Bacterial RNase P class A from a Sphingomonadales bacterium, 410 nucleotides, folded computationally. It matches the Rfam family "Bacterial RNase P class A". Rfam classes the family as a ribozyme.
RNA sequence: CCAGGGGGCCGGGCAGCCGCGUCUUUCGCAAGAAGGCCGAGGAAAGUCCGGGCUCCACGAAACAAGGGUGGCGGGUAACGCCCGCCGGACGAGUGGCUUGCUGCGAAGUCCAGGGAAAGUGCCACAGAGAGCAGACCGCCUCGCACGCGAGGUAAGGGUGAAAGGGUGCGGUAAGAGCGCACCGGGGCCUUGGUAACAAGGCUCGCACGGCAAACCCCACCCGGAGCAAGACCGAAUAGGGGCGGCGCGCCUGGCCGCAAGGCCAGGCUGGUGUGUUUCGCAUUGACCGCCCGGGUUGGUUGCUUGAGCGUUGCAGCAAUGCAUCGCCUAGAGGAAUGGCUGCCAGCACGUGCCGCGUCUUCGGAUACGGGCCCGUGCUACAGAACCCGGCUUACAGGCCCCCUGGCACC
Numbered sequence: 001c002c003a004g005g006g007g008g009c010c011g012g013g014c015a016g017c018c019g020c021g022u023c024u025u026u027c028g029c030a031a032g033a034a035g036g037c038c039g040a041g042g043a044a045a046g047u048c049c050g051g052g053c054u055c056c057a058c059g060a061a062a063c064a065a066g067g068g069u070g071g072c073g074g075g076u077a078a079c080g081c082c083c084g085c086c087g088g089a090c091g092a093g094u095g096g097c098u099u100g101c102u103g104c105g106a107a108g109u110c111c112a113g114g115g116a117a118a119g120u121g122c123c124a125c126a127g128a129g130a131g132c133a134g135a136c137c138g139c140c141u142c143g144c145a146c147g148c149g150a151g152g153u154a155a156g157g158g159u160g161a162a163a164g165g166g167u168g169c170g171g172u173a174a175g176a177g178c179g180c181a182c183c184g185g186g187g188c189c190u191u192g193g194u195a196a197c198a199a200g201g202c203u204c205g206c207a208c209g210g211c212a213a214a215c216c217c218c219a220c221c222c223g224g225a226g227c228a229a230g231a232c233c234g235a236a237u238a239g240g241g242g243c244g245g246c247g248c249g250c251c252u253g254g255c256c257g258c259a260a261g262g263c264c265a266g267g268c269u270g271g272u273g274u275g276u277u278u279c280g281c282a283u284u285g286a287c288c289g290c291c292c293g294g295g296u297u298g299g300u301u302g303c304u305u306g307a308g309c310g311u312u313g314c315a316g317c318a319a320u321g322c323a324u325c326g327c328c329u330a331g332a333g334g335a336a337u338g339g340c341u342g343c344c345a346g347c348a349c350g351u352g353c354c355g356c357g358u359c360u361u362c363g364g365a366u367a368c369g370g371g372c373c374c375g376u377g378c379u380a381c382a383g384a385a386c387c388c389g390g391c392u393u394a395c396a397g398g399c400c401c402c403c404u405g406g407c408a409c410c
Stems, first nucleotide, its partner, number of pairs: 001406010012344007020039002023036005041381001045392002048390005053226004058280006066222005071085005086113001087111004093104005114217002119215002121211003136157002138153006165183006184206001185204008230301004240292006246285001249268008270284004308327003312323004345379006352372003356369002358365002
């Protein structure tokens, strides 16, 4: 310098005038006035995940239904997230020779990465044949009326997204893992690794495709609703009306009572509290379901000190963890942080100039790159609303760092 990649930060600055919001200080009877600190984001977006927090579910266990995740290990409060590793695909380029086929493949990027031999299902059309296959063309053998028939074949061609391992040699009538070598695949063993897995050795000719982001199987995980959650204060109304369903049981003992009957204790059974079952507990109707109708739409709070941020050190490949020190940075409530002016910064375009790079006939030239003056225009995506950890999407322009390969110079 060229090419290919990864990450981080900023995304306007300064000044003046006027104007906002919470909190707070002073003055003021009050209204209000004068000050002080602070005042939107890396995504505040999407509402796709996980939580904190609040309320509800009587408790425990097992199962079912429904849903989620899916290589291995680690991190985290947790996750479908993050980190590292494994496997696969891609990848600038590079090697071989058959010149369009094949091998290797940096940094890095991506993967919805368990199971197709438990079962069901799909693979249109084309094609001979696409789940148990298959002979159209072709090749070989025989017969013969010379273009037909019979048999063999699946190496060559064709169809297709995909045609039942690949290349080569042998063999054959022609062929075929038919046999062999290597590659690929299955099984077993050894070694390394926490593991996924990798390497090596031995062995087997080894027909049996793809799709599970199809149903399904396997492993693991999961209560519900959500700040419009909830709490308090105040106020008001109609403890409203109608219909339907299922309960309201039995035994023993004691007490009260003239009796009818009532009360208490224990046991049994049924119902309800839960989708089913078992155990426990509570209860034995102001229960369960449906329809019509009335009141409250006020105020305070929840509401900002946090799984918070930053420096340094230690451990770890890393994510991250621990320790020390420091910091406090919106809390609105129909919703505040803005408007005007000037200067600067950056970017784009244009005119003119320079002549650094570049070219040169060495006088110069100026299309291109670069620099200067002037002018015009523009300055990205986009706004908290209980909070936090992620993912995904949007983003004009600028700066910085790192990785890989190639070339040149020293």
Overview
Taxonomically the source falls in Sphingomonadales (Bacteria, Pseudomonadati, Pseudomonadota, Alphaproteobacteria).